[in-house]
């Protein structure tokens, strides 16, 4: 002490990025009360320029000058110590610069300690000063005259060389250090003295002064180890690596010279390129680690870019000195001055960043004997929301208040103003005392997930804008703006940029690599890692112990101080890492010996398409040529180009030519791999198995390297039978640069080379070890049994059969492993050695630059820029021009009837119009919106008119410009409105607001339907497998209309729907009886009669209530029996019985989908109209007509048609502004006209009609058909002219059974025939219902069309009307290449050439000054040539992005030619052809293996 969220998917599990959530640093917005501490503050950008003022002086050495208080003072100069420190900065610098440990036996040290010795003698200038000049001006000449602690000479201590001795010391070692002889050489010193003392001569403390020695501090030089990134930098290197000798330096050393040797460095990365001070430290982390390194503290380097040396102990010095270059200032144009990266300020830069304060009072330094002086080192103030810590912005009761908060009152006073004293150099802060007042003091982000806090309100309406990601906005935004309100941290709080971390996403701790990125095409094999047993010694590695060190600061720990903290102080201490000593010996190493079990080698018999070569063969093929024999033939879904009368295919023989190698032929066999296949030799590699005869660890793996490497392709010479990119036809096609055909060139073969890649795949590196089983095959060994074979045995072994070892190929499995699939002694287990490799997807295996190729190209191998994803596995669904089963009269068959032709009706399109008014468009719009619209309806055109509830304000009985009217007018009418002239008496007008609206949104809705569904499916609970999403159950066999059921089964049960239920129809009972019925029973009436009676009635009346019927309640029918199949099951097929027999007929009808439809039936939310999109009125118009389409009628005729006569129905409807209307008369009808009855089982409607019987028509565009048209005449309404029905008379149109296609129907059904109702004031070809006649084929299938289920592929999941690829246009961005241009930088050649060094000559005021030649370094600068970098630069190539362009469909399903690599050639494109190779193909058959 190590933690996850969010985002690829309909969901799931990896994989893998991207984004949050932490700190920290910088800048910023917005806000702001107050103190303290820090090592915070122009680091980052321009080491880029500076106005002005500070930032280094001092001093009993000496000499002057002036004051004056007569021993001080103050100034100038000589001199002596200091200015080499401090102070900033961070250019250069990849290096002994830096850290670390070490060496100086190669070395200096001024000031200061400590010792020892000494300071004798002479001497010669000068500054200030004075006098005179030259200059604008720095400045500077000339004469004079002076002092010393300034300078010079001589002495003597020292010092140097060389020389003689030395048994001195230190050391690991003497070259060091002494000691001593001799000669040469060089060669110290300073003095003050103001204090005491004085004999005034001078002496002394004390300070300095020179020599040596040691110390102390500082400094220099060297070595070992560590020290960034880049190999698309692979070689560097001539003072360059080593030697002698010399020069130089405090000192080594090629530093540097002069000779001599040719070395030196490199894969453990030289040299080049690029970028950077470095370290203690600091930011983050759990820890390794990564990132940093401004600020403090060491060390380095710099001080506008260089050179250079002087002076110094010390410097190659920038607040010195000479030069050059740059830049700025002055200037009399002659010459001068100057460098802030010291503190302060400026201006530039830029996100960025403070006063031109105070003070030497404190630390320190500098000089000084001291006092002190000086000091932008420093100490302190000033400023900045730099950072880290501390405090405050109020308490208390009480009233309102839902919360927040607010009113009253009281209470403290931390802060806060004043105001005295400490405090301090001084002010501040701080502390102490008074006095006064709750008074002086809260803000930032945020509120859709992530991620705490809104389903508030108002605006905006894919706008505007918000978002670190994922995603929000298209009219009801919890995501944008505002308000309210609440989270959150809080004197702070958000942003943006950058670093840790989160990221185990670069894995040392601590990750991968079959399919997610990743195993080199295979192999030899160099470095280099790694390595079998024993013994012995060693002590490099390792590990213990001791000793030094690792600077202080920081950091940990512990104490103390500030009121607490931060802070700051005292003390302690770790970690890493060096160095030195000592010990240990087990493991690595290293040395020396041994062994044999890895490794070879050997023997021995066996197997093998193993390689190069030779030789010889064998079908088929093609072409020639004979002979035969005729009209095709060849090719395809289908032709067609092609071949054939010069004889073709087709059959028979021969020749000739290349290429190839059936049958055996196998998840058979060999080989590193690519590969290898007719016999047979010859040459020859390699394995396996046996023996245990040899060596003795010889081994493994392999970076760089070199060898083999399929197919395509080059080169060069052959060859050329078939095949067969490219090309020429020919289909196909909308179009075919392709798939199909028909020809054919490179090629494919062989010789010798080049090339070096593939799905070179087990997508799975290479060697050892360990870890269950089971079954096959292929070699080899061993046992037994059978055979066979002779020499009959303790023999031999062709062959068979078993058993077993080893070694090699398969399949299936346990443990394990795995994200899952799947792998599992041929590992993807468990271990151990090495080696390749991979880090999101795209740009791109593409550019540049190497390297290799003849050339295609291979190999190495980026960024820009852009992207939230891309990807693997699996689920669950959808789709398939996948399989598979199974159901359906909206499916086929089999049958009937029909529409599609034709007139006509009607609906839709479209055209048309002023308007032709909306919806509804595949099934599931279209005689649908009950929608048959004359007006109305009505929503549309065309013209008229009319309307404002309520508030404000305004006007109004002095009359509301209100309303009402005659007559003209105007007009289609109208006192609407105008003239004109009354009459009435509160109301108008504008502004808001409202009525109202068939205006908008059916994509903002209920509700209500359509329609998947004419279907049998939809779930759930409990348990079970999977990490999971799911799965199972729900599935397989039979069956069933049915997920209906029976059985089985990790499953057992259970909802919804099916089914049960309701409701009509059929049969039976019961109950009941008017308006229905009328058997029987009694009256009427009619007519008949044999007079006895019969028959008939529109039940008419009494009665009745069987029967018929009306309506209520029951009953029945259940595969209950019988047989056959089936499983002793569901169940199904026959029958029996019954009025009905195994689904009568309907109604109701899942869990859902379709943004299905209707806002115009109604309701409703939002918008909008609001004197007009609202009401009313008159006209129109929905009825338009060149046309296209759907649904219908009526027909085409003899199974009809007209005339005539007869005959059988049922469901219904009728009078609350007026319905049904009998009967009777009219009239030719339609109707008319008079009235009865009926509010209905009463009375009207009401004559059904197809049928029947009889006439007549005779096959004809008609006695079929009936359109259209003409006249008459009716009936409905104010109104039939556009635009209604009807009746009669007259016309008499198309139409002779209807092409492609295409609807309907399985019985009382289809066809046919009328009736009723709804609409309605009139119109029924139209829907809804009735009943009348009333058939035909199936009882099969799964082939079409669609449903369902399994199953399999998928890159679809908005779900195939899916996704998805490429060229072409358009726009923008960034990149390559580019004739060039412009710059940097670096190498070299050459010319100038400032200065320093260093000789020789001259000269002169003697100073090593000045001048000259002369050799050398040499800064800079012109000037050629190279290399590497930047910027730019007409055109140009790809690439990348971008709501809606072009053109095709290439890929995903068998993607409608299977898809992919590699190659090579072609085409607008996606591609398409070949030749090999993969499976990362569906589907079916077969073989083989396996459970």
């Nucleotide at each position: 002490a190590u933690a996850c969220c969010g985002g690829u998917u309909g969901a799931u599990u990896g994989u893998g990025c991207c984004g949050g959530a932490g700190c920290a640093c910088a800048c910023u917005g917005c806000u702001a009360u107050u103190g303290g501490a820090u090592u915070a503050g122009g680091g980052c950008u321009a080491a880029g320029u500076c106005a002005u003022g500070c930032a280094a002086g001092u001093c009993a050495a000496c000499g002057g000058a002036g004051g004056c208080u007569u021993g001080c003072c103050u100034c100038c100069g000589u001199g002596g110590c200091g200015u080499a420190g401090a102070a900033c900065u961070c250019c250069g610098u990849a290096a002994c610069g830096c850290g670390u440990a070490g060496a100086g036996a190669a070395u200096c040290c001024a000031c200061c300690c400590c010792a020892u010795a000494g300071c004798g003698g002479g001497g010669c200038a000068u500054a200030c000063c004075c006098u005179c000049g030259g200059g604008a001006a720095a400045c500077u000449g000339a004469g004079g005259a002076u002092a010393a602690u300034u300078c010079c000479c001589c002495a003597u201590a020292a010092c140097u060389a060389a020389u003689u001795c030395u048994g001195g010391c230190u050391g690991g070692a003497a070259u060091g250090c002494g000691g001593u002889u001799u000669u040469a050489g060089u060669g110290a010193a300073a003095g003050c003295g103001g204090g005491c003392c004085u004999u005034c001569g001078g002496g002394u403390a004390g300070c300095g002064c020179u020599a040596u020695a040691g110390g102390a501090c500082g400094a220099c030089u060297c070595u070992g180890c560590g020290u960034c990134g880049g190999a698309u930098u692979a070689g560097c290197u001539a003072g360059a690596c080593g030697g002698u000798g010399g020069g130089g330096u405090a000192a080594u050393g090629g530093c540097c010279c002069a000779c001599c040797g040719u070395g030196g460095c490199u894969a453990g990365g030289a040299u080049c390129c690029g970028u950077a001070g470095g370290g203690g430290c600091c930011a983050u982390g759990a820890g390794a680690g990564u990132g940093g390194u401004g600020a403090c503290c060491c060390c380095g380097a710099g001080u506008g870019g260089g050179c250079a040396a002087c002076u110094g102990a010390g410097a190659c010095a920038a607040g010195g000195u000479g030069c050059c270059c740059u830049g700025u200032c002055c200037c009399a144009c002659g010459g001068g001055a100057u460098a802030c990266a010291g503190c302060a300020g400026g201006c530039g830069c830029g996100a960025a960043a403070a006063u031109u304060g105070a003070c030497c009072a404190a630390u320190g330094c500098g000089c000084g004997a001291a006092a002190g002086c000086g000091u932008g080192a420093g100490u302190c103030a000033g400023c900045u929301a730099a950072u880290c810590c501390a405090a405050g912005u109020g308490c208390c009761a009480u009233c309102c208040u839902c919360a927040c908060g607010g009113g009253u009152g009281g209470c403290u006073u931390u802060u806060c103003u004043c105001g005295a004293g400490a405090g301090u150099a001084g002010u501040c802060a701080u502390c102490u005392c008074a006095a006064g007042g709750a008074a002086u003091a809260a803000g930032g982000a945020g509120a859709g997930g992530a991620c705490a806090a809104g389903a508030c309100c108002g605006g905006u309406g894919c706008c505007a804008g918000c978002c670190c990601c994922c995603g929000c906005g298209g009219u009801a935004a919890a995501a944008c703006c505002g308000g309210c309100u609440c989270u959150u941290c809080g004197a702070g709080u958000g942003g943006u940029g950058u670093g840790c971390g989160u990221g185990u996403u670069u894995a040392c701790u601590g990750g991968g690599c079959g399919u997610a990125a990743a195993g080199c095409u295979u192999c030899c094999g160099u470095a280099g890692g790694c390595g079998g047993a024993c013994u012995a010694a060693u002590a490099a590695a390792u590990u213990c112990c001791g000793g030094c060190u690792c600077a202080a600061a920081a950091a940990c720990c512990u104490g103390g101080u500030c009121u607490u903290a931060a802070g700051u102080c005292a003390g302690g201490u770790c970690u890493c890492g060096g160095c030195c000593g000592g010990g240990a010996g087990a493991c690595u190493g290293c040395u020396a010996g041994u062994c044999u079990u890895g490794a070879g080698a050997g023997c021995g018999g066996a197997a093998g398409a193993g390689g190069u070569u030779g030789u010889c063969g064998g079908u088929a093929c093609a072409a020639u040529c004979g002979g035969a024999g005729u009209a095709a033939g060849g090719g395809u879904g289908a032709a067609a180009u092609c071949u054939u009368g010069u004889a073709a295919u087709c059959c028979c023989g021969a020749u000739u030519g290349g290429a190839c190698c059936a049958c055996c032929g196998a998840u058979g066999g060999c080989g590193a791999a690519g590969g290898c296949a007719g016999a047979c030799g010859a040459c020859u590699g390699g394995g396996a198995c046996g023996c245990g005869u040899c060596u003795g660890a010889c081994g493994c793996u392999g970076a760089u390297g070199g060898a083999a490497g399929a197919a395509a392709g080059c080169u060069a010479g052959g060859g050329u039978a078939g095949c067969g990119a490219g090309c020429c036809g020919g289909a196909u096609u909308a179009g075919a640069u392709a798939c199909c055909c028909g020809g054919g060139u490179a090629g494919u073969c062989c010789u010798a080379g080049c090339u070096g890649u593939a799905a070179a795949c087990g997508a799975u590196g290479c060697c050892g070890g360990c870890u269950a089983a089971g079954u096959g095959u292929u070699c080899g060994g061993a046992g037994a049994g059978c055979g066979g074979a002779c020499u009959u045995g303790a023999u031999c072994u062709a062959g068979c059969u078993u058993u077993u070892c080893g070694a090699g190929u398969g399949c299936c499995g346990u443990a394990g492993c795995u994200a899952a699939c799947g792998c599992g002694u041929u590992a993807a287990g468990c271990c151990g050695g090495c080696c390749g490799c991979c880090u999101g997807g795209g740009a791109a295996g593409u550019a540049c630059g190497g390297u290799c190729g003849c050339a295609a190209g291979a190999c190495u191998g980026a960024a820009a820029c852009u992207u939230a994803a891309a990807c693997a596995a699996a689920u669950u669904g959808a789709c398939g021009g996948g399989a598979a089963a199974u159901c359906a009269c909206c499916a086929g068959a089999a049958u009937c009837c029909g529409u599609g032709g034709a007139g006509c009706c009607u609906g839709c399109g479209g055209u048309u119009u002023a308007a032709u008014u909306g919806g509804a468009c595949u099934c599931a719009a279209c005689c649908c919106c009950c929608g048959g619209a004359a007006u109305c309806u009505c929503a549309c055109c065309a013209g008229g008119g009319c309307c404002g509830a309520c508030a404000a304000u305004g006007u109004g009985a002095u009359g509301a410009u209100a309303a009402g009217u005659c007559a003209g007018g105007c007009u289609g009418a109208u006192g609407a409105c105008c003239u004109u002239a009354c009459u009435u008496g509160a109301g108008c007008a504008u502004u808001g607001a409202g009525a109202g609206g068939a205006g908008g949104u059916g994509c903002a809705u209920g509700g209500c339907c359509g329609u998947c569904u004419g279907u049998a499916g939809c779930u759930c609970g409990u348990g079970g497998u999977g990490u999971g999403a799911a799965c199972u159950g729900u599935c397989a066999a039979c069956u069933u209309a049915a997920g209906u059921g029976u059985u089985g089964c990790a499953a057992c049960g259970a909802g919804c729907g099916a089914g049960a239920c309701c409701u009509u129809a059929u049969c039976c009972g019961c109950u009941a009886a008017u308006u229905g019925c009328c058997a029987g029973c009694g009256a009427g009436a009619u007519c008949c009669u044999u007079c006895g009676g019969g028959a008939u009635c529109g039940u008419u009346c009494g009665g009745g209530u069987a029967c018929a019927u009306u309506a209520g309640c029951g009953g029945g029918a259940u595969u209950g029996c019988c047989g056959g199949c089936g499983a002793g099951a569901a169940g199904u097929c026959g029958g029996a019985u019954g009025a009905a027999a195994g689904c009568a007929a309907g109604g109701c009808a899942a869990c859902g989908g379709c943004a299905g439809g209707u806002c115009a039936g109604u309701a409703u939310g939002c918008c909008c109209c609001g004197a007009a999109u609202g009401c009313c009125c008159u006209g129109g118009g929905c009825u338009a007509c060149a046309c296209g389409u759907g649904g219908g009628c009526u027909a085409c005729a003899a199974u009809g048609g007209u005339c005539c006569g007869a005959a059988c129905a049922a469901u219904g409807c009728g009078u609350u502004c007026u319905c049904c209307g009998a009967a009777c008369c009219c009239g030719a009808a339609a109707g008319g006209g008079c009235c009865a009855g009926g509010u209905a089982a009463u009375c009207g409607u009401a004559g059904a009609a197809a049928u029947c019987g009889g006439a007549u028509c005779u096959c004809a565009g008609u006695u079929g058909g009936g359109a259209u048209c003409g006249a008459g005449g009716g009936c409905u309404g104010a109104a039939a002219c556009u635009c209604g029905c009807c009746c009669u008379c007259g016309u008499g149109a198309a139409c002779g059974u209807g092409g492609a296609a295409u609807g309907g129907a399985u019985a009382g059904u289809a066809a046919u025939c009328g009736c009723c109702g709804g609409u309605c004031a009139a119109c029924a070809g139209c829907c809804g219902g009735c009943g009348g006649u009333g058939a035909a084929u199936a009882c099969c299938u799964c082939c079409c069309u669609g449903g369902u289920u399994u199953u399999u592929g998928u890159a679809c999941a908005c779900a195939c009307c899916g996704c998805c690829c490429g060229u072409c246009g358009c726009a923008c961005c960034a990149u390559g290449c580019g004739a060039g241009g412009c710059g940097g930088u670096u190498a070299u050649g050459u010319c100038u050439g400032a200065g320093g060094c260093g000789a020789c000559a001259g000269u002169c005021u003697c100073g090593u000054g000045c001048c000259g030649u002369u050799g050398u370094c040499g800064a800079a600068g012109g000037u050629g040539u190279g290399g590497c970098u930047g910027c730019u630069g007409a055109g140009u190539a790809g690439g990348g992005u971008g709501a809606a362009g072009u053109c095709g469909u290439a890929a995903c399903a068998a993607g409608g030619u299977a898809g992919c690599u590699g190659u090579a050639g072609g085409g607008g494109a996606a591609c398409c052809u070949g030749c090999a190779g993969c499976u990362g193909g569906a589907u079916c058959a077969c073989c083989u293996c396996c459970u």